[in-house]
Two RNAs folded together computationally: RNase P RNA and transfer RNA, 437 nucleotides in total. The coordinates come from a structure-prediction model, not an experiment, and the mean pLDDT is 78. Rfam match: Bacterial RNase P class A. It is annotated as a ribozyme.
RNA sequence: UAGGCCGUGCGACCGCGGGAGGUGACUCUCGAGGAAAGUCCGGACACCGAAGGGCAAGGACGGUCGGUAACGCCGACCCGGCGAAAGCCGCGGGAAAGUGGCACAGAGACAGACCGCCGAUGGCGCGCCCACACGUGAGGCGCGAACAGGCAAGGGUGAAACGGUGCGGUAAGAGCGCACCAGCGUCGCGGUGACGCGGCGGCUGGCCAAACCCCGUCCGGUGCAACCCCAAGCAGGAUCGACGACCCGGCCCGGCGAGAUCCAGGUGGGGGGCAGGGCCAAGCGAGAGCGAGGCCCCGCCGGGGACCUAGGCCCCGGCGAGAUAGAUGGCCGCACCAGACAGAAUCCGGCUUACAGGCCUGCU
RNA sequence: GCCGGAGUAGCUCAGCUGGUAGAGCAGCUGAUUUGUAAUCAGCUGGUCGGGGGUUCGAUUCCCUUCUCCGGCU
Numbered sequence: 001u002a003g004g005c006c007g008u009g010c011g012a013c014c015g016c017g018g019g020a021g022g023u024g025a026c027u028c029u030c031g032a033g034g035a036a037a038g039u040c041c042g043g044a045c046a047c048c049g050a051a052g053g054g055c056a057a058g059g060a061c062g063g064u065c066g067g068u069a070a071c072g073c074c075g076a077c078c079c080g081g082c083g084a085a086a087g088c089c090g091c092g093g094g095a096a097a098g099u100g101g102c103a104c105a106g107a108g109a110c111a112g113a114c115c116g117c118c119g120a121u122g123g124c125g126c127g128c129c130c131a132c133a134c135g136u137g138a139g140g141c142g143c144g145a146a147c148a149g150g151c152a153a154g155g156g157u158g159a160a161a162c163g164g165u166g167c168g169g170u171a172a173g174a175g176c177g178c179a180c181c182a183g184c185g186u187c188g189c190g191g192u193g194a195c196g197c198g199g200c201g202g203c204u205g206g207c208c209a210a211a212c213c214c215c216g217u218c219c220g221g222u223g224c225a226a227c228c229c230c231a232a233g234c235a236g237g238a239u240c241g242a243c244g245a246c247c248c249g250g251c252c253c254g255g256c257g258a259g260a261u262c263c264a265g266g267u268g269g270g271g272g273g274c275a276g277g278g279c280c281a282a283g284c285g286a287g288a289g290c291g292a293g294g295c296c297c298c299g300c301c302g303g304g305g306a307c308c309u310a311g312g313c314c315c316c317g318g319c320g321a322g323a324u325a326g327a328u329g330g331c332c333g334c335a336c337c338a339g340a341c342a343g344a345a346u347c348c349g350g351c352u353u354a355c356a357g358g359c360c361u362g363c364u
Numbered sequence: 365g366c367c368g369g370a371g372u373a374g375c376u377c378a379g380c381u382g383g384u385a386g387a388g389c390a391g392c393u394g395a396u397u398u399g400u401a402a403u404c405a406g407c408u409g410g411u412c413g414g415g416g417g418u419u420c421g422a423u424u425c426c427c428u429u430c431u432c433c434g435g436c437u
Stems, first nucleotide, its partner, number of pairs: 001362006008335004013330002016031006033341001037352002040350005045223004052253004058219005063077005078092001079090004093214002098212002100208003114155002116151003121148002124144006130137003163181006182204001184201007227272004236263005247255001276297005283290002298320008365436007374389004383420001391407005413429005
């Protein structure tokens, strides 16, 4: 530094929930987690109009290739950043489509010139040459200041200043030219691909999309308090509706076709969904339905068999939490001084968060 | 169980197309009054619930977490 595993154990006593046996007393057996948590994603399942189409709106995702029922998850790789290394981190499409923002400071935040450098060129001033009409200038040369003007190298401001460094070049400068580097485009080669390497080209386009937006892909909604069945019980009224209501919400198409909304009244019991799945079935129950037991399949654990090991296959045995006010606890003893975070409620696959302590393995 | 909303000064709330966070009440000091209240002037007081990220810069945008409140049989 990466990954995996365990996370009190055993025994006695008293209790709790499910199941089985027994007339009964009672007996036997099973009984929380790696996160059961947060409810952050994805599904299964159920209903809502066929769960149908289109437009608009909204939301989510975003390197590439695979895995998966699916995902925003996982694996490998690419690119960028960090590290001495193992390795870690990345909401990692587009800023040359458009809009917008970049406070303060600063000349200037996509545009510009404060200090500064120059003044080659034109003009101005002075001096010299030259010319003559002798104090003037068609002209030539030199010097000066910095008026026009040129520059963006340096200073300064800032988080960020229009490629970076060096050499040449120039009046001073500048990709103006050259070398290397960064970036963009294009061609060739390698790779499934992201991309990498090399050649050439003109020299260059700031940052922000976890700002609006654009591109691509995906998404109908509600959640087991969904939904279905049985039993019991009650009282009706108002409005709308075959001139089509209510049904999908913003709209339209298509579909369905007799109820819908509100007020009042009644009930608030049971069962299924639902506990690995299916079939048969004694029996129980008023019913929905449950269901001993048997058989088949699935998963886990243990033992055995042929082959060298693992895996797979075959045989045998055991096991599969399922409540509805909601069970899994208390206490004692020993190990060993301590024992964390926390507890099912429709079910699965992930993510995230919490976690005393201990063990194992790889790499630097 | 499922689904929503809110955390900013002592209290009640603004501020959220990013640029040093404000109002009212409360508190303190002074003036006024014989004194108090009221009034006037001034002042103090903030880890923007916690942590991390994007960005030059976060109360604001994104992720995660904690606390509180509400709805549904």